Small-subunit ribosomal RNA from an uncultured bacterium, 1488 nucleotides, folded computationally. The coordinates come from a structure-prediction model, not an experiment, and the mean pLDDT is 83. The RNAcentral record of the sequence draws on ENA and SILVA.

RNA sequence: AUUAGAGUUUGAUCCUGGCUCAGAAUCAACGCUGGCGGCGUGCCUCAGACAUGCAAGUCGAACGAUUAAACUUUCCUUCGGGGAAGAUAUAAAGUGGCGCACGGGUGAGUAACACGUAGGUAAUGUACCUUUGGGUGGGGAAUAACUUAGGGAAACUUAAGCUAAUACCGCAUAAUGCAGCGGCUCCUUCGGGAGACAGUUGUUAAAGAUUUAUCGCCUAAAGAGCAGCCUGCGGCAGAUUAGCUAGUUGGUAAGGUAACGGCUUACCAAGGCGACGAUCUGUAUCCGACCUGAGAGGGUGGUCGGACACACUGACACUGAAUAACGGGUCAGACUCCUACGGGAGGCAGCAGUCGGGAAUUUUGGGCAAUGGGCGAAAGCCUGACCCAGCAACGCCGCGUGAAGGAUGAAGUCUUUCGGGAUGUAAACUUCGUAAGAAUAGGAAGAAUCAAUGACGGUACUAUUUGUAAGGUCCGGCUAACUACGUGCCAGCAGCCGCGGUAAUACGUAGGGACCAAGCGUUGUUCGGAUUUACUGGGCGUAAAGGGCGCGUAGGCGGCAAUUCAAGUCAGUUGUGAAAUCUCUGAGCUUAACUCAGAACGGUCAACUGAUACUGCUUUGCUAGAGUACAGAAGGGGCAAUCGGAAUUCUUGGUGUAGCGGUGAAAUGCGUAGAUAUCAAGAGGAACACUGAGGUGAAGACGGGUUGCUGGGCUGAUACUGACGCUGAGGCGCGAAAGCUAGGGUAGCAAACGGGAUUAGAUACCCCGGUAGUCCUAGCCCUAAACGAUGAAUACUUGGUGUCUGGAGUUUUAUUCUCCGGGUGCCGUCGCUAACGUUUUUAGUAUUCCGCCUGGGGAGUACGCACGCAAGUGUGAAACUCAAAGGAAUUGACGGGGACCCGCACAAGCGGUGGAGCAUGUGGUUUAAUUCGAAGCAACGCGCAGAACCUUACCAGCCCUUGACAUGGCCACGACCGGUCCGGAGACGGGCUUUCCCCGCAAGGGGCGUGGUGCACAGGUGCUGCAUGGCUGUCGUCAGCUCGUGUCGUGAGAUGUUGGGUUAAGUCCCGCAACGAGCGCAACCCUCGCCUUCAGUUGCCAGCACGUUGGGGUGGGCACUCUGGAGGAACUGCCGGUGACAAGCCGGAGGAAGGUGGGGAUGACGUCAAGUCAGCAUGCCCCUUACGUCCUGGGCUACACACGUACUACAAUGCUGUGGACAAAGGGAAGCUACCCAGCAAUGGCAAGCAAAUCCCGUAAACCACGGCUCAGUUCAGAUUGCAGGCUGCAACUCGCCUGCAUGAAGGCGGAAUCGCUAGUAAUCGCCGGUCAGCCAUACGGCGGUGAAUACGUUCCCGGGCCUUGUACACACCGCCCGUCACACCAUGGAAGCUGGCUCUGCCCGAAGUCGUUACCCUAACCCUAGUGGAGGGGGACGCCGAAGGUGUGGCUGGUGACUGGGGUGAAGUCGUAACAAGGUAACCAAU
Repeated sequence: AUUAGAGUUUGAUCCUGGCUCAGAAUCAACGCUGGCGGCGUGCCUCAGACAUGCAAGUCGAACGAUUAAACUUUCCUUCGGGGAAGAUAUAAAGUGGCGCACGGGUGAGUAACACGUAGGUAAUGUACCUUUGGGUGGGGAAUAACUUAGGGAAACUUAAGCUAAUACCGCAUAAUGCAGCGGCUCCUUCGGGAGACAGUUGUUAAAGAUUUAUCGCCUAAAGAGCAGCCUGCGGCAGAUUAGCUAGUUGGUAAGGUAACGGCUUACCAAGGCGACGAUCUGUAUCCGACCUGAGAGGGUGGUCGGACACACUGACACUGAAUAACGGGUCAGACUCCUACGGGAGGCAGCAGUCGGGAAUUUUGGGCAAUGGGCGAAAGCCUGACCCAGCAACGCCGCGUGAAGGAUGAAGUCUUUCGGGAUGUAAACUUCGUAAGAAUAGGAAGAAUCAAUGACGGUACUAUUUGUAAGGUCCGGCUAACUACGUGCCAGCAGCCGCGGUAAUACGUAGGGACCAAGCGUUGUUCGGAUUUACUGGGCGUAAAGGGCGCGUAGGCGGCAAUUCAAGUCAGUUGUGAAAUCUCUGAGCUUAACUCAGAACGGUCAACUGAUACUGCUUUGCUAGAGUACAGAAGGGGCAAUCGGAAUUCUUGGUGUAGCGGUGAAAUGCGUAGAUAUCAAGAGGAACACUGAGGUGAAGACGGGUUGCUGGGCUGAUACUGACGCUGAGGCGCGAAAGCUAGGGUAGCAAACGGGAUUAGAUACCCCGGUAGUCCUAGCCCUAAACGAUGAAUACUUGGUGUCUGGAGUUUUAUUCUCCGGGUGCCGUCGCUAACGUUUUUAGUAUUCCGCCUGGGGAGUACGCACGCAAGUGUGAAACUCAAAGGAAUUGACGGGGACCCGCACAAGCGGUGGAGCAUGUGGUUUAAUUCGAAGCAACGCGCAGAACCUUACCAGCCCUUGACAUGGCCACGACCGGUCCGGAGACGGGCUUUCCCCGCAAGGGGCGUGGUGCACAGGUGCUGCAUGGCUGUCGUCAGCUCGUGUCGUGAGAUGUUGGGUUAAGUCCCGCAACGAGCGCAACCCUCGCCUUCAGUUGCCAGCACGUUGGGGUGGGCACUCUGGAGGAACUGCCGGUGACAAGCCGGAGGAAGGUGGGGAUGACGUCAAGUCAGCAUGCCCCUUACGUCCUGGGCUACACACGUACUACAAUGCUGUGGACAAAGGGAAGCUACCCAGCAAUGGCAAGCAAAUCCCGUAAACCACGGCUCAGUUCAGAUUGCAGGCUGCAACUCGCCUGCAUGAAGGCGGAAUCGCUAGUAAUCGCCGGUCAGCCAUACGGCGGUGAAUACGUUCCCGGGCCUUGUACACACCGCCCGUCACACCAUGGAAGCUGGCUCUGCCCGAAGUCGUUACCCUAACCCUAGUGGAGGGGGACGCCGAAGGUGUGGCUGGUGACUGGGGUGAAGUCGUAACAAGGUAACCAAU
């Protein structure tokens, strides 16, 4: 000094794991916007091509030469001037010197001693510079410039002649030089090197210039800096590149170089490199550093600095101190330009600039004032290095766009629950202040000194006046920031998850807000987050991941003790790690960025010195690891040979007769030519009951007996060896089944195949057959879910209990008990684990070694290679695509899983529906309309407890527009209502009539009502039940659903609520890490059943009395019945049995009632986006002279048809006639209506009573008795139709009910299928009520009467409860999901070929050039005997090497390719249903 996470797999959870985001950075680009300044930065792409200008010259104090003007001297002079010499000057041209190898650019090549770092050079060079010693004598020969003469278009060039030097060449002299010789000392890598000699021999040098002081030159030594060469170490990808190499590796000799060296050549040897990755391929300048990161790391190498490489491409040398030379040369090639066609010229990857390419990168500027460089003695000249300016928000930094006050919280805008709220102190307004720009005035530092000298620049800065400047993105979560409108799975958004299908905080716009700010966003790239390659710092039983198993090489690791060394290791010192950068501290620009100074940091570095515990090397011991010898016992260990019995099948023979066999059921098949069955004999092959969570083996695997050969392990006691060990990349071997080759064998079984079934189909499951194969021998193959899904080895770490096999002790030598080993199981502590689990046989704690993993799919595929007879195996990608895939566990749901239990669920019964007619509802159809809703159970006699008008919502038509209805404002009237007349279908319109209340004397005020006006508004059965409230249905009156605290679990969750019993019940009891509680159950409530008591009117009448028309009618009474209040009663209380001594159950007693006594009301948490916006309420949307309102008429009542629910029947247990008996519960005033009368009746008339225990509805019917009918479409049944009536009502045509007479249809008990009901129930019989004028009611809701049958039982169907199990389901099985085919798109493999790039190699050709040879030609310096001489040199020729080029065969790698293969992705396509549940044949792995 320092470490942050989030979203996304699920119904939820934990884990694994990928994807994505928040950060920082950038040589950036793009979009919108844009005030200023400072400092930086600016072709990342085509090492593409370049017009034009500039970028390297300088020295006259080296030399010849030239020399205008001015000056000096001198000569001439026509006095204007001219000539000569000197001095001065001149660098345009030449000789010469130095420089041009620096500076500047670029990053193509290069995987290399190219770079970095540390060393070596005793194997080297060095111009300029510095220091020191010594020297600088005397000669010679040329040559450019120049002149003359030629050639050429040009570039340029030839010949002859003249001349100088610090140019060139000899001679002299010379050592601390160089090369030898001699011995000595020291060092050494043993090659050599250094040093000093009284040493000694040979040999090698020089240049002058200018003026008195220097600058040069030569030689030698030294220094500094620079350079060459060598070495250790370091930094990259591919093994689908495994072998490479001929000057290659080494030696000897020679050559060459400044220098070592195969650097080169000859000869000799056959080496050298490589799994510690050679060779090949791809990519790439390297570093200081920069970015990021907590760090370790990762990425990058632009600007600045160091190194390297390159300069149009390739090759080559010259010069020089140094070059194989960016602005030098030669040659070849490509390209461009000039040309008189013969030849020539050129190289911006210098600075500007142009074209091109590209998303993209600047001015053809000023200056040498500063810094630096070259030359020069200097002045100075040159300098596109450099310093400046210009362009660009490209980056960093700084500044500004104002500050303070200011509420009627202005206007506008947005929003609103209409009250308000927001914008918002924001503005206006007041006071104060002011970057840029403009004008005016002043005005630097940078300049180093004696002076002069400033491109920038009248710039920075100062003063006065004036004066201007905000945008971008975002606002669903991550992630700071929300509303309205528009849109309606459209348009669009999106980094991930995901938004959008009519109320979108996610699209678009607006208001508001958030964050940054002259910028803000987007895109690309890098690091981070990512512990997601894990050194720091990960894993491998089930998530990806242990090799199928062993032997063993290299390698890695290795017991106890001592010893040597000091390699590793540790410590100290020294050196170095350039500067810049980073960090810290200070300083300078107003600050900061920026710059400067100092310190510190930085290596896996080197050298030296020391330490010796550990590791290592050497040496010596030891025995605990390992091994050997000896004695035992166990074993399906292996190989070979041989023998055996049971069973199947076949053959033969006997007995025997019609079937056998097979299945869910069948059939194919076998059998009268004698099967099956049974007996006997025989043949042949394969497999071996007893068999165990038992044994052996490394694994695969191994199973009848005996024999032979053979491997390993274990136990025991002693002796021996003395670390000999562990692991094990490559390698070698073994390796189930299937499969292959050859030859055998073949009983049973049995892929393929044939047949029979099943089925929609059935290339299957089932059945009948059946060949390969299964077996043996020999050889291949080499894979498995080769599994303990768990590599090997060693040590340590609580236990219990089996079993196999040895041994010891005790003991009576049957045994038992205890102990020591080695195997193999189960349970389980600590620990570990995501959990499951594991747990001395470890998945614990540690060590060593090997193998393997890094999201899913594509894919174990393609290509390549290796192996294989083949099948195939091993090795093993990418493009593309998805945001998941996955593990374990949890809660549910589900299962053609399991256990238990319940229910009219089945069964046992009784009666129905489905067939007929009719009623009613629905669908469909029709229609102007047939209003709307309800849709499996849980819509369909449902909303509707009652559609002729109304209802009414629908249709047609006539009307109204503040409205049929509400509130408020204004005006008028005093009424309104009502009555009446006219028009009209009516609504409506018009006329007449009538004329309010309160206070107050009055004026006036108030109220009420009506009408008018016109604005807010009314109104809507219009939409959305998927925006809602409320209510309801359903599972289900099923027994469940939860909570608090505690406990367990990382958690979702679990426990409680499970278990054993029991119950109608989560009812109760017991047990239990649970203890309690709540909503449900039950009870409390109502009703029926028994009793008591109180009260007796309208009820009742036993006793008493009166009375009768034979009525409790009357007095009286309240006993009884009854009514309706209050109580009691039933609680498993009692007994017996059973159960666990419980809860309870069974039986019994008593009792009106017995085990919730019957019935009702009562419906937990929730499910179905269940139903209802049309009952009501209500958000949003929509309509507003209409989707509102009123009215008339019509419709909801239609009718080829289909379905549901009822009614009535089909008859004799019936129908019909006559007579007779017994209820309960209800209703009644716009009502029930008695009695009486009329009518066949419906009904009508008259008229008592009753607001009801009083009166009325009101005769209950089935039933009973006595007649008739006699099995028929009937004396059954009643549809349909006709006629005549009645009632309600404005009104019965569409479209009511009732009555009478007549008519008299289908129907003779109902297919598949299906419904209800367990006792006062079903069945059957009637009665009443609501709604209602009436009624289509056979409906619905109640009431009583008569009154059964059956339940063995829980196998099955349906539904439900609880526990458990499996799950790939969670929209939850109406789930999920696989493959072919068809269509579209995408990437990719193969492919006859076609076409590029790179490269190896053979041959051909062979430029320039170095080197070599040379008998031809030429030749100033030196030598000599002076020549036709010599030495030396040059040219030409030849030779080696040699670039480019040509040609041939290959290798590697791209592009393209008819056709073709699979893969991926797509909307609701087709066919099946393979997997997930026992997935309906358990699944899976491998092979066929």